Molecule: SAM riboswitch aptamer (S box leader)
Organism: Chitinophagaceae bacterium
RNA sequence: GGUUUAUAAAGAAGGGGGGAGAGAAUAGGCUCUAUGAACCCCUAGCAACCUGCUAACGAAAGGUGCUAAUUCCUAUCCUGUAAAUAAAACGGGAGCAUAUAAAUU
Numbered sequence: 001g002g003u004u005u006a007u008a009a010a011g012a013a014g015g016g017g018g019g020a021g022a023g024a025a026u027a028g029g030c031u032c033u034a035u036g037a038a039c040c041c042c043u044a045g046c047a048a049c050c051u052g053c054u055a056a057c058g059a060a061a062g063g064u065g066c067u068a069a070u071u072c073c074u075a076u077c078c079u080g081u082a083a084a085u086a087a088a089a090c091g092g093g094a095g096c097a098u099a100u101a102a103a104u105u
Stems, first nucleotide, its partner, number of pairs: 001105008013043005021032003026075004044067003049063003053058001071097001076094006
């Protein structure tokens, strides 16, 4: 990296370094950012996938993960408001993609 399964409306930030970008990719939107982005380190926290513990509920020791905004929103298909049709608007469902975990290759 591929495959399978599960989850993704909840939850949880301070410090030091750093010095201009960041929010996965493409496009559009929107947002964050010198009151300091990415990234690195430390500490703290959230969660409960796996291991271990428990008769179970559970708990949180270990392995991951995570700690702006729904996975920030949209993109393809179906559909509701809804009317002759369509567009635009606001919703719902499915799908795609992505992320994480576990298993497997």